[in-house]
This record gives sequence, structure tokens and C1' cells, in this order.
RNA sequence: AUGUUAUCAAGAAAGGUGGAGGGAAUAGACCCGAUGAAACCUUAGCAACCCUUUCUCCUGAAAGAAGGUGCUAAAUUCUACACGGCUUCGGCCGAUGAUAGAUAACAA
Repeated sequence: AUGUUAUCAAGAAAGGUGGAGGGAAUAGACCCGAUGAAACCUUAGCAACCCUUUCUCCUGAAAGAAGGUGCUAAAUUCUACACGGCUUCGGCCGAUGAUAGAUAACAA
């Protein structure tokens, strides 16, 4: 890097180094950032995918958090494509779907 399945409007930050960008990519919008961005490190936390225990109608349920990941501004920040509704025909609306992306588990 690829495939399959599941989830993605909840939740959870301080310090150190660093020194100008960042919010995946393209475009637009809107935000965050010298009251210190990215990145790295430490500590803490959140969650509960893997995991542990118990129960079970064997499909799940409840509890837990030592370990493996993940995560800790804003919905995956929003829009783009399709579909549906409305329209003064300019557009507007939609916890609808697709695409893309992220994470986990498994597979080759």
C1' cells in the first nucleotide's frame, strides 16, 4: 500500500523542546495559531475495537481497564456527487445515500 467487516453529531489536556504554520488531498467557505501552529518527548485523561471477568435463550448483555492500538477545538469543521423537498428560478433545506477519508479487527 490492498481487501472484508464495524464505527465515525458522545467523550477526554497539561508541561517541555520547537518556531510558522495547521484543520487528509483539490476548490470554495469558515475557523485555529507569536496569549506560540506543525512535529517530537513526558505525564495525565477519554473511549472500549482487540482484551479480561461474569451471565446467557449462544446471540448477545453487564462489569472492568493490566496489556495492544486509537483518540483528547469545531459533526470526518462545512460544502462539492446523487436523491428528495421547497423556490420569488437566484438559490435554500435534508441526523438520506454515494464517493473520499480516519480508526479498529481480520485476511493475503